Model confidence (mean pLDDT): 85 of 100.
This is a predicted structure of a 698-nucleotide part of an RNA (large-subunit ribosomal RNA, domain II) from an anaerobic digester metagenome.
The RNAcentral record of the full RNA draws on SILVA.
Context: one part of a larger RNA
RNA sequence: CCCUGCGAGUCAGUCUGUACAGCUUGGUUAAGCCCCUCUGGGGCGGAGCCAUAGUGAAAGCGAGCGUUAAAAGCGCGACACUGUUGUGCGGACUGGACGCGAAGCCGCGGCGAUCUAACCAUGGCCAGGUCGAAGUGGGUGUAGCAACUCAUGGAGGACCGAACUCUUCUCCGUUGAAAAGGGGUGAGAUGAGCUGUGGUUAGGAGUGAAAGGCUAAUCAAGCCCGGUGAUAUCUCGUUCUCCCCGAAAUAACUUUAGGGUUAGCCUCGAGCCAAUGGACGAUGGGGGUAGAGUUACCGGAUGGAUUUUGAGGGGCUUACCGGCUCGCUCAGUCCAACCAAACUCCGAAUACCAUCGCACCUUAACUCGGGAGUCGGUCCGUGGGGGCUAAGCUUCACGGGCGAGAGGGAAACAGCCCAGACCGCCAGCUAAGGUCCCGAAGACGAUCUAAGUUCGCAAGGAAGUGGAGACGCUAAGACAGCCAGGAUGUUGGCUUAGAAGCAGCCACCAUUUAAAAAGUGCGUAACAGCUUACUGGCCGAGCGUUUCUGCGCCGAAAAUUAACGGGAAUCAAGAUCGUCGCCGAAGCUGCGGGAGGCAGGGGACUGCGCGUCCUCUGUCUCGGUAGGGGAGCGUUCCACGCGAGGAUGAAGGGAGACCGUGAGGACUCUUGGACGACGUGGAAGUGAUGAUGCAGGG
Numbered sequence: 001c002c003c004u005g006c007g008a009g010u011c012a013g014u015c016u017g018u019a020c021a022g023c024u025u026g027g028u029u030a031a032g033c034c035c036c037u038c039u040g041g042g043g044c045g046g047a048g049c050c051a052u053a054g055u056g057a058a059a060g061c062g063a064g065c066g067u068u069a070a071a072a073g074c075g076c077g078a079c080a081c082u083g084u085u086g087u088g089c090g091g092a093c094u095g096g097a098c099g100c101g102a103a104g105c106c107g108c109g110g111c112g113a114u115c116u117a118a119c120c121a122u123g124g125c126c127a128g129g130u131c132g133a134a135g136u137g138g139g140u141g142u143a144g145c146a147a148c149u150c151a152u153g154g155a156g157g158a159c160c161g162a163a164c165u166c167u168u169c170u171c172c173g174u175u176g177a178a179a180a181g182g183g184g185u186g187a188g189a190u191g192a193g194c195u196g197u198g199g200u201u202a203g204g205a206g207u208g209a210a211a212g213g214c215u216a217a218u219c220a221a222g223c224c225c226g227g228u229g230a231u232a233u234c235u236c237g238u239u240c241u242c243c244c245c246g247a248a249a250u251a252a253c254u255u256u257a258g259g260g261u262u263a264g265c266c267u268c269g270a271g272c273c274a275a276u277g278g279a280c281g282a283u284g285g286g287g288g289u290a291g292a293g294u295u296a297c298c299g300g301a302u303g304g305a306u307u308u309u310g311a312g313g314g315g316c317u318u319a320c321c322g323g324c325u326c327g328c329u330c331a332g333u334c335c336a337a338c339c340a341a342a343c344u345c346c347g348a349a350u351a352c353c354a355u356c357g358c359a360c361c362u363u364a365a366c367u368c369g370g371g372a373g374u375c376g377g378u379c380c381g382u383g384g385g386g387g388c389u390a391a392g393c394u395u396c397a398c399g400g401g402c403g404a405g406a407g408g409g410a411a412a413c414a415g416c417c418c419a420g421a422c423c424g425c426c427a428g429c430u431a432a433g434g435u436c437c438c439g440a441a442g443a444c445g446a447u448c449u450a451a452g453u454u455c456g457c458a459a460g461g462a463a464g465u466g467g468a469g470a471c472g473c474u475a476a477g478a479c480a481g482c483c484a485g486g487a488u489g490u491u492g493g494c495u496u497a498g499a500a501g502c503a504g505c506c507a508c509c510a511u512u513u514a515a516a517a518a519g520u521g522c523g524u525a526a527c528a529g530c531u532u533a534c535u536g537g538c539c540g541a542g543c544g545u546u547u548c549u550g551c552g553c554c555g556a557a558a559a560u561u562a563a564c565g566g567g568a569a570u571c572a573a574g575a576u577c578g579u580c581g582c583c584g585a586a587g588c589u590g591c592g593g594g595a596g597g598c599a600g601g602g603g604a605c606u607g608c609g610c611g612u613c614c615u616c617u618g619u620c621u622c623g624g625u626a627g628g629g630g631a632g633c634g635u636u637c638c639a640c641g642c643g644a645g646g647a648u649g650a651a652g653g654g655a656g657a658c659c660g661u662g663a664g665g666a667c668u669c670u671u672g673g674a675c676g677a678c679g680u681g682g683a684a685g686u687g688a689u690g691a692u693g694c695a696g697g698g
Base pairs, nucleotide, nucleotide: 001698002697003696004695005694006693011095012094013093014092015091016090017089018088019087020086021085022084023083026050027049028048032044033043034042035041036040054061055060064076065075066074067073098237099236101234105227106226107225109224110223111222117201118200119199120198121197122196123195124194125193126191128160129159130158131156135152136151137150138149139148140147164188165187166186169184170183171182172181203219205215206214207213240632241631242630243629244628245627250263251262252261253260254259264374265373266371267370268369269368270367271366275363276364277361278360280357281356282355283354284353285352291346292344293343299339300338302336303335304334305333306332309331310330311329312328313326314325315324316323317322377402378401379400380399381398382397383396384395385394386393407418408417409416422593423592424591425590427589428588429587433583434582435581436567437566438565442580443579444578445577446576447575448574454569460554461553464551465550466549467548468547469546470545471544472543473542481538482537483536484535485534487511488510489509492506493505494504517532521530522529594622595621596620597619598618599617600616601615602614603613604612605611633687635684636683637682638681639680640679641678645675652671653670654669655668656667658665659664
C1' cells in the first nucleotide's frame, strides 16, 4: 500500500416545541394489590401531578394584587384563547453522551535491588621488572651527640608493564554482527584496588566521592492494577438516495482574541390583508462631502512696495543733542500670486428621510415560535487613513466576484472579462474574445509604422518619419561649400617685467571702404601665426528657427531557448479609423422530458376543515459549502395478514445488452445445497475509499 471483516449522535430521566391519538361531564395514575394463556396482558389503586386565578420578597389579599401616607400614575394580571395523558420526531439539561487520542493526578493497593547505587557477611585475584624510606650493622667523626659514608633492609593511595578493571582520542558501524559494539590508541594496575557467592535498604521512598545519577533496555518521582470511558476551548474521522431553500467570516461583551454568549444574516411553522415591503416616477426635506474660495473667518506661506508706519542693526560723523547713509532684520500696512483632514462667504452629483402615485413584483415586509451554522476571510474597482500617493502590505467605507459557481475568454491562471449549469438532442442565434496555420471563423476601403515596433519599462536624449501651424531669409541670388578680402589711427587708455584684438580694469570712438569687432575661438614670454564675425565672386532654389501632434529609435546588463502560447507574419497575419460578414458558452431560441411553487378547471376520498390525493391548463422557478426543511431506498429482528415458494433446488456467490431520477429492484443462466419471499405495521448493535483507525490475509 491492497483485499475482506469490524468501526462513531446512543440510552435513561426531566424540561421544551411539533405531528398524531385518547379523554375533555377536566386529564392522568405512582408504589402496591388481584387475575390470566405469565420476558407478556387485563383489572383495581386518585396518594400525587398538571389545569381550573392572579399578585406580592413575604405576611397576605384576591378579579385583582403590588408599589405608596395615598395613587387617578406605573408593573403584572382579569375582561378575550380550555386543558391533560401517551407515542413518534426536533432541541436543551444531567449523565462518558458522536468515536478514537494525551502528557498527567490519586490509591493505609500490590510487584521489584537476578540490572544498577550503597552497605553487611564470607571467599578469591593482582606475570614480570624498577626506584630503594625508616630501622639495623660496620667505618669515619664528637668530650658525648649530631652528621657523613659503606653495607643491609624492603617502605610506598611510589614507577614501568600483562592478567584484571576502566574508556582518552580516532576510524568503522548507524533498517548495525550488537536497542551502546568492533579496530587502533589510551588510564589505573598493593589500592579510596578488582571480583564470586549470600544478604539489607524502594517509590515523594531508597541509594548517590552529587551527574537529577541509579533503583531490571523505564526515572524531575519505577512497574502492575485500580479510580477510568480522567480531562482535551485541540487535531483527525463520522457510513444510503432524491427534492426545496440557503448563510457567515460582522457588532457588543468576554483572563477574550484559532473559544464562547446575545444580536445580525439562513431555514421551518403559525399569525397578519381596513396592514406592509421592493422597484419606478413625482413632490418636499435637512446636510456641509467633491469642487471651489481665501480683504468671508482662522491658520500657513512666496515675492515686491512702504519719500514721512513702528522697533532694531551696520557704516560715516559727533563733547552732548543729533546728523548723513544702507543690496540689513523683524513687525504693521499695501500690492501680486498661493495652500488647508481638524479653514468656509459658498457648494453639487449621489446617498438618506418623508409624502403621494401606479400600468409593475405580489407577502417578498412585520410579529411570535422550533432548528441552525457563522465570529481566521480573500482578491478586484472606487473613496480615505497608516506606509515610501512601496508591497500578493495594513486598516475602514461602498460595490462586485471567489468563498459556496460549473461553462466561454485571458497560452496555462479561486477573486479579471463574458455568463449563473433541472435532464436529453450529430438543430439555430449571440456575449466576452476572436477570424494566416496549429485551431472554429474575413474580407474590403483609407492612412501610418521599418522598429519584428507589434510581442515588458521611466526620467532624459536624437537632422527617424507622417500631419497641422508660426516667424525669418530668398532670382535685388538665400542656405551649404569653394575662391578672395577681413584694413587704417593703434601696441586704444590703465595696469604690468611685458599686456600689441584675445591675464585683468575702463572705454568701445573715428577713418578708408564692397566689407572688416577698441575683436569669436585657438595661439605667443610679449609679438608673430591660424580662425570667426562682416564683404565680394562662383553656384542656382529653396533655406533656417520654432510650436502642437501620430507612429517609431536610444535609454534596456545575468547566468540553458525562455518578455507573441508556438509556427510564422512587413501596401501585414502590426497600428489607427471605417464598412459589411462569420466563428464563438452549460447564455438565449427550437424540440422532447422531469421536478417544485402559485392560480384555475375536473375527479376521487373524507374525520368534512376548499383537508388529502390524482389529473389537465396557465405561469414562475429548479448552481450551491456550513446549515434548515421534505420525501424515499436498503439491512437485521418482531407482530399480523398471506400462511406464497422450495431437493423438479431456498438463502448466499458469479454473469448478463431489463426496469426505476436515485438509493435500488426484477428476470434468465450458473454455482450452491436448506431454507424462505411478499403486504401492512413495529423495534434497531441499520448503510464506510478515508480516523498515521482495529483484526486477519496478501